[in-house]
This is a predicted structure of a 79-nucleotide RNA (TPP riboswitch aptamer (THI element)) from a Planctomycetaceae bacterium. NCBI's taxonomy places the organism under Bacteria, Pseudomonadati, Planctomycetota, Planctomycetales, Planctomycetaceae. Model confidence (mean pLDDT): 77 of 100. The model forms 95% of the base pairs in the Rfam consensus. It was read from a public genome assembly, where an Rfam model found it. Rfam family: TPP riboswitch aptamer (THI element). About the family: Vitamin B(1) in its active form thiamin pyrophosphate (TPP) is an essential coenzyme that is synthesised by coupling of pyrimidine and thiazole moieties in bacteria.
RNA sequence: CGCUCGGGGCGCGGCCCGUCGGCGGUCGCUGAGAUGCACCCGUGGAACCUGAUCCGGUUCGGACCGGCGUAGGGAAGCG
Numbered sequence: 001c002g003c004u005c006g007g008g009g010c011g012c013g014g015c016c017c018g019u020c021g022g023c024g025g026u027c028g029c030u031g032a033g034a035u036g037c038a039c040c041c042g043u044g045g046a047a048c049c050u051g052a053u054c055c056g057g058u059u060c061g062g063a064c065c066g067g068c069g070u071a072g073g074g075a076a077g078c079g
Base pairs, nucleotide, nucleotide: 001079002078003077004076005042006041007040008039010036011029012028013027014026015025016024017021048073049072050071054067055066056065057064
C1' cells in the first nucleotide's frame, strides 16, 4: 500500500409552518465525516463509548483548548 473482515460517530444555531416536532422543511456553522454506496478507526488501539445533562476556558450555540486521564472499556487477519 492492497484485499477481505470488523469497530465507530453523526452535533449546534436561525428561519418557515393546516401538523410546533427527542421525530417536518429549509438555510447556515464546525468537522475527516452531520446518515454518506461516504468518512474515521482496528491492539504500537484518545476512532469511539462510560463517568458525563461532569469541571475550567472559549462560543449565540455545537465545534475547539485544557482537566478528569498512568481511569474503566474498545474493533484484525491475509498478501